The prediction has a mean pLDDT of 86. A computed fold for a 351-nucleotide part of an RNA from an uncultured bacterium, annotated as small-subunit ribosomal RNA, central domain.
[in-house]
Context: one part of a larger RNA
RNA sequence: UUGGGCGUAAAGCGCGUGUAGGCGGUUUCGUAAGUCUGCUGUGAAAGUCGGAGGCUCAACCUUCGAAUGCCCAGUGGAUACUGCGAGACUUGAGUUCGGAAGAGGAGAGUGGAAUUCCUGGUGUAGCGGUGAAAUGCGCAGAUAUCAGGAGGAACACCAACGGCGAAGGCAGCUCUCUGGGACGAUACUGACGCUGAGACGCGAAAGCGUGGGGAGCAAACAGGAUUAGAUACCCUGGUAGUCCACGCCGUAAACGAUGGUCACUAGAUGUGGGGGGUGUCGACUCCCUCCGUGUCGUAGCUAACGCGUUAAGUGACCCGCCUGGGGAGUACGGCCGCAAGGCUAAAACUC
Numbered sequence: 001u002u003g004g005g006c007g008u009a010a011a012g013c014g015c016g017u018g019u020a021g022g023c024g025g026u027u028u029c030g031u032a033a034g035u036c037u038g039c040u041g042u043g044a045a046a047g048u049c050g051g052a053g054g055c056u057c058a059a060c061c062u063u064c065g066a067a068u069g070c071c072c073a074g075u076g077g078a079u080a081c082u083g084c085g086a087g088a089c090u091u092g093a094g095u096u097c098g099g100a101a102g103a104g105g106a107g108a109g110u111g112g113a114a115u116u117c118c119u120g121g122u123g124u125a126g127c128g129g130u131g132a133a134a135u136g137c138g139c140a141g142a143u144a145u146c147a148g149g150a151g152g153a154a155c156a157c158c159a160a161c162g163g164c165g166a167a168g169g170c171a172g173c174u175c176u177c178u179g180g181g182a183c184g185a186u187a188c189u190g191a192c193g194c195u196g197a198g199a200c201g202c203g204a205a206a207g208c209g210u211g212g213g214g215a216g217c218a219a220a221c222a223g224g225a226u227u228a229g230a231u232a233c234c235c236u237g238g239u240a241g242u243c244c245a246c247g248c249c250g251u252a253a254a255c256g257a258u259g260g261u262c263a264c265u266a267g268a269u270g271u272g273g274g275g276g277g278u279g280u281c282g283a284c285u286c287c288c289u290c291c292g293u294g295u296c297g298u299a300g301c302u303a304a305c306g307c308g309u310u311a312a313g314u315g316a317c318c319c320g321c322c323u324g325g326g327g328a329g330u331a332c333g334g335c336c337g338c339a340a341g342g343c344u345a346a347a348a349c350u351c
Base pairs, nucleotide, nucleotide: 003323004322005321006320007305008304012319014202015201016200017199021195022194023193025089026088027087028086029085030084031083033082034081035078036077037076038075039074040073041072043070048066049065050064051063052062053061054060092192093189094188095187096185097184098183104178105177106176107175108174109173110172111155116150117149118148119147120146121145122144126137127136163170164169207248208247209246210245211244212243216242217241221237222236223235224234259318260317261316262315263314264313267296268295269294270293271292272291273290274289275288276287277286300307301306324351325350326349333344334343335342336341
């Protein structure tokens, strides 16, 4: 390579938009490139196969013959499928209209609880902390309590096994701008689709740059304990950071450890959104249906665990990736980055 695989054994890119490419609904006509087929031509020798012969046999060699498969070219034909050209269609896809749901995103404003600090009042000897203590704070009046003020950060209850988003992720409340989806109606377009190498964009936390901000928490650090030691776990402090603006970084157990799209294949039960029916004065209830999200489970699959209409079942198309362990996600080179480092990615050697 052929192949076999990718939930947990090696293996799904963190996620999207989309270029090339690959693949692609129903139908008519044309064409005949692919495809199928007839005929003709070509096929060096050797080799292969069959016959005969020569080395004492054989291997080997000589000679005669044949053939397969296949390839190529020319030419005639076939038209189911694929392609190409022209036309038509509506079920795929999209647009429109309708009422509704949502922590989807961005900006601005605003609210209460709590912590801390400051000022003042009351008040007096402790407070704090732990397994027990100590460091620490406190007669210069702490802790406790009341009133007022400042400031930053996060939003208890609602809250869900709930919702939204492509993923990362998103939660007090209000306003403005704005993205997406589901359902229902069928008016319109008429295959406009799927995937997607490169590319481009987004991308938690930590980290970096410049300037702000800094209540609480808290790497580093200091002290107190513990201990044989204790560069820890516990305690008292505490700086970066955590927050904001702008710009970088581009990683993660970025996980459902499960790529995307389409079709098909028992059910049961909960829950969120929409529609319809029954019923009612109305609200419930009950039934049907579409979309989402859970649990259980049939067939089937699986090494087992388990998965099971949200598949890891049965198929189709496209992409990514794997190929024994260590060396190593390292070295070198290249690209990117301010740096930290990231991406790409070996070999010797060894078991």
Its Rfam family is "Bacterial small subunit ribosomal RNA".